RNA sequence: GUCUCAUGAAGAGUGGCCGAGGGAACGGGCCCGAAGACGCCACGGCAACCGGCUUAGGCGGCAAGCCAAGCGCGGUGCCAAUUCCCGCCCCGAGUUCGGGGGACAUGAGAC
Numbered sequence: 001g002u003c004u005c006a007u008g009a010a011g012a013g014u015g016g017c018c019g020a021g022g023g024a025a026c027g028g029g030c031c032c033g034a035a036g037a038c039g040c041c042a043c044g045g046c047a048a049c050c051g052g053c054u055u056a057g058g059c060g061g062c063a064a065g066c067c068a069a070g071c072g073c074g075g076u077g078c079c080a081a082u083u084c085c086c087g088c089c090c091c092g093a094g095u096u097c098g099g100g101g102g103a104c105a106u107g108a109g110a111c
Base pairs, nucleotide, nucleotide: 001111002110003109004108005107006106007105008104013043014042015041016040017039021032022031023030026087027086028085029084044079045078046077049075050074051073052071053070054069055068057067058066059065083103088101089100090099091098092097
């Protein structure tokens, strides 16, 4: 990087450095930003995808193991706004909205 699967309305910030843009890309909207955003570093935290561990738990020729619940030790991820909202396609209802897809992000697996 490509493919597959799962999840994406909840949750979680302080300090230091830097110095002008940032919110994935393009367009529109709306926001954040010199009272310093974005980014980087440190510490802290959230969450529970993978590994690990636990359980008088459930299932199981009660064996391998599966499931459930829990912990938060390790690997990631994340810590403004629904993935900030819309766009393109489909369905339902009808000058607005709801659902799905697509796109994107993250994880796990395969190549």
SAM riboswitch aptamer (S box leader) from an Acidobacteriota bacterium, 111 nucleotides, folded computationally. Model confidence (mean pLDDT): 85 of 100. Its Rfam family is "SAM riboswitch aptamer (S box leader)". From the family's description: The SAM riboswitch is found upstream of a number of genes which code for proteins involved in methionine or cysteine biosynthesis in Gram-positive bacteria.